Notes
The RNA shown here (small-subunit ribosomal RNA) has 1399 nucleotides and comes from an uncultured thermal soil archaeon. The prediction has a mean pLDDT of 80. It matches the Rfam family "Archaeal small subunit ribosomal RNA".
RNA sequence: GGACCCGACUGCUAUCGGGAUAAUGCUAAGCCAUGGGAGUCGAACGCCCCCAGCCACGUGGGGGCGUGGCGUACGGCUCAGUUGCACACGGCUAAUCUACCCUUGGGAGGGGUAUAACCCCGGGAAACUGGGGCUAAUACCCCAUAGACGAGCAACCCUGGAAUGGGUGCUCAUCGAAAGGGCGUGGGAGCAUGCUUCCACGUCGCCCAAGGAUGAGGCUGUGUUCCAUCAGGUAGUUGGCGAGGUAACGGCUCGCCAAGCCGAUAACGGAUGCGGGCAGUGAGAGCUGGAGCCCGGAGAUGGGCACUGAGACAAGGGCCCAGGCCCUACGGGGCGCACCAGGCGAGAAACCUUAGCAAUGCGGGAAACCGUGACUGGGCUAUCCCGAGUGCCAGCCGCUAAGGCUGGCUUUUCCCCAGAGUAAAAACCUGGGGGAAUAAGCGGGGGGCAAGACUGGUGUCAGCCGCCGCGGUAAUACCAGCUCCGCGAGUGGUCGGGACGAUUAUUGAGCCUAAAGCGCUCGUAGCCGGUCCGGUAAGUCCUGUGCUAAAUCCAACGGCUCAACCGUUGGGCCGCAUGGGAUACUGCCGGGCUAGGGAGCGGAAGAGGCCAGGGGCACUCCCGGGGUAGGGGCGAAAUCCUAUAAUCCCGGGAGGACGACCAGUGGCGAAGGCGCCUGGCUAGGACGCGUCCGACGGUGAGGGGCGAAAGCUGGGGGAGCGAACCGGAUUAGAUACCCGGGUAGUCCCAGCUGUAAACGAUGCGGAUUGGGUGCCGGUACGGCUUCGGGCCGUAUCGGUGCCUCAGGGAAGCCGUUAAAUCCGCCGCUUGGGGAGUACGGUCGCAAGACUGAAACUUAAAGGAAUUGGCGGGGGAGCACCACAAGGGGUGAAGCCUGCGGCUCAAUUGGAGUCAGCGCCGGGAACUUUACCGGGGGCGACAGCAGGAUGAGGGCCAAGCUGAUGACUUUGCCCGACGCGCUGAGAGGUGGCGCAUGGCCGUCGCCAGCUCGUGCCGUGAGGUGUCUGGUUAAGUCCAGGAACGAGCGAGACCCUCACCCCUAGUUGCCAUCGCGCAAGCGGGCACACUAGGGGGACCGCCACCGCUAAGGUGGAGGAGGGAGGGGGCAACGGCAGGUCAGCAUGCCCCGAAUCCCCCGGGCCGCACGCGGGCUGCAAUGGUGGAGACAAUGGGUUCCGAACCCGAAAGGGGGAGGUAAUCCUUGAAACUCACCGUAGUUGGGAUCGAGGGCUGCAACCCGCCCUCGUGAACCUGGAAUCCCCAGUAAUCGCGUGUCAUCAUCGCGCGGUGAACACGUCCCCGCUCCUUGCACACACCGCCCGUCGCUCCACCCGAGCUGGUUUCAGAUGAGGCGGGAUCGGUUCGCCGGUUCCGUCGA
Repeated sequence: GGACCCGACUGCUAUCGGGAUAAUGCUAAGCCAUGGGAGUCGAACGCCCCCAGCCACGUGGGGGCGUGGCGUACGGCUCAGUUGCACACGGCUAAUCUACCCUUGGGAGGGGUAUAACCCCGGGAAACUGGGGCUAAUACCCCAUAGACGAGCAACCCUGGAAUGGGUGCUCAUCGAAAGGGCGUGGGAGCAUGCUUCCACGUCGCCCAAGGAUGAGGCUGUGUUCCAUCAGGUAGUUGGCGAGGUAACGGCUCGCCAAGCCGAUAACGGAUGCGGGCAGUGAGAGCUGGAGCCCGGAGAUGGGCACUGAGACAAGGGCCCAGGCCCUACGGGGCGCACCAGGCGAGAAACCUUAGCAAUGCGGGAAACCGUGACUGGGCUAUCCCGAGUGCCAGCCGCUAAGGCUGGCUUUUCCCCAGAGUAAAAACCUGGGGGAAUAAGCGGGGGGCAAGACUGGUGUCAGCCGCCGCGGUAAUACCAGCUCCGCGAGUGGUCGGGACGAUUAUUGAGCCUAAAGCGCUCGUAGCCGGUCCGGUAAGUCCUGUGCUAAAUCCAACGGCUCAACCGUUGGGCCGCAUGGGAUACUGCCGGGCUAGGGAGCGGAAGAGGCCAGGGGCACUCCCGGGGUAGGGGCGAAAUCCUAUAAUCCCGGGAGGACGACCAGUGGCGAAGGCGCCUGGCUAGGACGCGUCCGACGGUGAGGGGCGAAAGCUGGGGGAGCGAACCGGAUUAGAUACCCGGGUAGUCCCAGCUGUAAACGAUGCGGAUUGGGUGCCGGUACGGCUUCGGGCCGUAUCGGUGCCUCAGGGAAGCCGUUAAAUCCGCCGCUUGGGGAGUACGGUCGCAAGACUGAAACUUAAAGGAAUUGGCGGGGGAGCACCACAAGGGGUGAAGCCUGCGGCUCAAUUGGAGUCAGCGCCGGGAACUUUACCGGGGGCGACAGCAGGAUGAGGGCCAAGCUGAUGACUUUGCCCGACGCGCUGAGAGGUGGCGCAUGGCCGUCGCCAGCUCGUGCCGUGAGGUGUCUGGUUAAGUCCAGGAACGAGCGAGACCCUCACCCCUAGUUGCCAUCGCGCAAGCGGGCACACUAGGGGGACCGCCACCGCUAAGGUGGAGGAGGGAGGGGGCAACGGCAGGUCAGCAUGCCCCGAAUCCCCCGGGCCGCACGCGGGCUGCAAUGGUGGAGACAAUGGGUUCCGAACCCGAAAGGGGGAGGUAAUCCUUGAAACUCACCGUAGUUGGGAUCGAGGGCUGCAACCCGCCCUCGUGAACCUGGAAUCCCCAGUAAUCGCGUGUCAUCAUCGCGCGGUGAACACGUCCCCGCUCCUUGCACACACCGCCCGUCGCUCCACCCGAGCUGGUUUCAGAUGAGGCGGGAUCGGUUCGCCGGUUCCGUCGA
């Protein structure tokens, strides 16, 4: 990071039905037009109007205004505030209230008054409001009774755990009920176009008391997020007395008094946030959420206040302030959607200004009923969940596919009709009709992760990608097509949550080296705690009871066709409270014990600490003496000291520091640390004891103490050493390393700091679990004794090391001194960087210490081990492409040749350290040739134009041209195809050697590279292949958890050197004959040739070595330790070289990038580099004479003799298809001259003449002769090759080839010098070591500087929100005083003052 589940938004797409507690919750508790959302009662009452009816039934019905009653404190919405008794669970209220409702008991006597509507008159724009008059009640008032409340007295009673509660009697003070109303029925009296009154019964109401129910108030236990970088908070604060207030307790409020109260079990402060039932996820423990539904709380634009009332400090009531909006006649008024719809705004984001009271419920009513945006329905949105469908069969076509066509079938769904359904509709359901009709997408196919090694395009571009990573010309990863995969009316993306994560670990991790043990110790709280007995019963266990709302969850059964959904029953809700019981364990209380711990005593060990005294070496300085030119220092030097006498030697003195040897893997201490001797003071540990105490213990958050070096403050001291600093060197520089000086400091006293790789990178304590071997201290026993404080041994206790078993660990390693196995306690860790930084706090004189983040950034950072590679690491060995010792060169010159560069129309291309550069066999005149200029030619095959009115070809002449019947003009001849077009080909020395084959180079003149089996390791891997010796060699020997084997090395093959055999032509000639000679006859002995064989093996001797492998020397031998030289030559690496030898994939050109021809170029020349040749001379040059080779080649060839020419060469043609002939003369060597000179050296360059090859020598060949006669007088830095028949030097042959050799490959002649070693340089092999390297040191990587981008900080300052404290102003409320007015004497209103609260 992904896969999975959930929520919101969003892209593409979309047929239907059911269900749901989905739908402006997240942002703006932002603002709102319009309509609706709380009324009802005529059976409480007054008045007005309308309809109907009637001399009686003295009414019935409807509407309006108002009084009155009840309701409007419910229901509905929202989540701003709130860490709080707000909520949850449980408890208390002996400190409380409760309208309507229920139950019980009792009661309602008498009297009075006002007012609205209404009428009249006013004010005002309006809202509204004033005056006068009339009137009713279940409106209001008074008296009485009941009663309430308080005080006193008296004796009791009831409830209860407990009276402070309730009741009874008497007396007194204060307060002080009611509606005898409405309606119905029946009856009576009076009156009569309009109603009064009385009685009875029923009913609805009214008052009082008690009880209940319901609802509410208050108190309380427990629980309830993050920050300690919030540690102290608090003034009504904590308590008391008294008073006020409330339904009620209470600092709730006030006066007085006291000084308390809360807090590491987190007060106070800050941040966030309605709480719960529950929801998502998870196996669970948990983590996250708390919108919707239910319960509780809070709020109603922000804030305050009270009134009414049973209940409010009141969402659709009132007053006031603030801000916003509206009306206005400017005087004054009005409003509050976080109710339902709806609008604006905000935002990624969310519906109709719907229907109905039919159902459920609520309010009112006696009821009928009325009201109800609660609610029930409908509409919109794939928001979620559930269900269904988009067809089935057969034949044909098609690659058996995808799919298409034809025919048939079915009708869920769809459309139409009717019934039923509904408040009204719709759906469902029932019946009928039509018709395969009306219905498939989204994402993906490199890995994770299921599905392409398909095609085309693109070419580090465009783009993709959660992460890793794709794309630089063959992309399974981009863009498309095809195909495949997943899910499917959905499917992808983004954000958030969970899980994955045992990466926060209670379940369930760790801390030697990966992050992580506090530097050490004492000790407070806390946590944990030996053994026995008794008690208790808090924890714990069992059991009963009450509660833990419903919904949710689980199970069973049931209802919708199934399911979702719903119902019934049961369970559960892991919890709280309370009763009873058990007592093992833990706790608590009491009493014992001694194994933990402590104390005491004894002798012994120790650099344990502090103080004092004493002594010693070295050093520096001073004095005296001796002595003379240097000393000192380093890799080498210099600065420096010294003729004013140093260094050095002797003697004396002063000073400060230090404590050699002993000294140890040793001892002591908690750690830091402690080292001359003696004394004093003091602490701890080990051992021993038949002594004492009796769990007194362990750990240890905070806290205290100690704490190396450096540093700081004050005072001393200062010899040596020595940051800083000053010089000298080194160096590119050298603010370093080295050297000469030198201040703080180092030392002492007093104080501070408080850190370190303060390390065993390992906290402390206890217990358990194998051995071996040292050292130190004690004890016991034994032995020895020179008897001493002696020596040795065994056992044991304590300490301190090493090695190893089991076990542990990622490994390295640890392993009775654990990192093993358990227990207790503390500290610490949670990817890397930012950063031990910033801010804050505490400490410090300062330096700084302790505590200790975040933004941002990153896919790793890291540990241990492995294999390589590398090292200015170590060890062993090796090589003339290493050195050393030598020899000869290159580098200077001229020329040749290759390369670069430049130039050019072109100077074709490749190769680039070794391992490119006389290389591509590459010595190019044309050709070659790939380059340039010019000219010409070429399209198999298919299709289409065209074609007997002639395609195409050929030809004379003229023109064009460098030239051509190539073309043009004119004309002639032949006679069938067809390049004008589109495709497609041939061809390509066009591109890619980083797509390849093959071949080659190189590591490598190396000695390595592996395998099988076994063994070791979790594994990578190791072992074998290592070690010792030895070798040219991983060659061999010995050892060894290895034993064997393979490819390499070796062996093998070729050649040279010796001998023998075989064979003698073209070879040879000792002997014989012939010939002047060559040679012949003859012979094949010798030489030679070319076939075979022998020979050499450390075999023999001596020594060394291990008795081995082997080495050194010697003998013999042609040859001696691989005899010389060559061939062959491992696993592999170098993306080494070659597409231009060939082959080959892809791309490209295709009438030109193909093919042919002519000419030019590859040879160009200011320059640079490599390789050579020739020289610079006398070991030479020139001239002369004379002798000896080998390898090869030859028919388009080699070419003799002879002739011509000064020569090159020409003529000539014998012989040769080759041991026959030719090439063929070897050169060095020798003799003479030259005499150190730019020459008789050197031959460049140039001129002239001549020759050869070739179609052709101008660019641009070779040779000869004559003339000319350049540089050059031995080559800087640097660099190459070589150890014996080698180097050097001398020629010869051959390849290429018509001609041309300073080149390549060979051949022989002459023929040295110096190592016989080493690892110093350059490299190679092996072992080992370090590593942060692994495209592997040409690696990796750090910092400054520069540029771009991002984030954060600072910055003169500026600004908003919230909160606290202090002060000011202050609408209004409350309390009190004074005064005025009214009064029903209760009080009300105005003015003013004081106190207090206060937006």